[in-house]
RNA sequence: GCUAGAAAAAGGCAAGUUAAGGGAAACCUUAAUACGCAAAACUACCGACCUAACGACGACAGUCAAUGGCAGCGGAGUUACCGAG
Numbered sequence: 001g002c003u004a005g006a007a008a009a010a011g012g013c014a015a016g017u018u019a020a021g022g023g024a025a026a027c028c029u030u031a032a033u034a035c036g037c038a039a040a041a042c043u044a045c046c047g048a049c050c051u052a053a054c055g056a057c058g059a060c061a062g063u064c065a066a067u068g069g070c071a072g073c074g075g076a077g078u079u080a081c082c083g084a085g
Base pairs, nucleotide, nucleotide: 002085003084005082012037013036016033017032018031019030020029021028022027035072041078042077043076045075046074047073049069050068055064056063057062
């Protein structure tokens, strides 16, 4: 450096729930716990998905709509621990 993560060891992350806070919402942050994860580390670049405040339309019910989210949906890019071969 490459290949794969079968075994070992050290450490890591944290779905859902509960509490507090932020937000129009989706969702996010912090604490506890732990469904799971070998990139469940980072980046919204592409697609998917979620929300719909502003705005537009309107029969005033609602519809459209991302400049808001989501990296634990797929792809792409960047970086990284451990030992094995």
Predicted 3D model of an 85-nucleotide RNA (c-di-GMP-I riboswitch aptamer) from an Alteromonadaceae bacterium. The sequence was found by an Rfam model in a public genome assembly.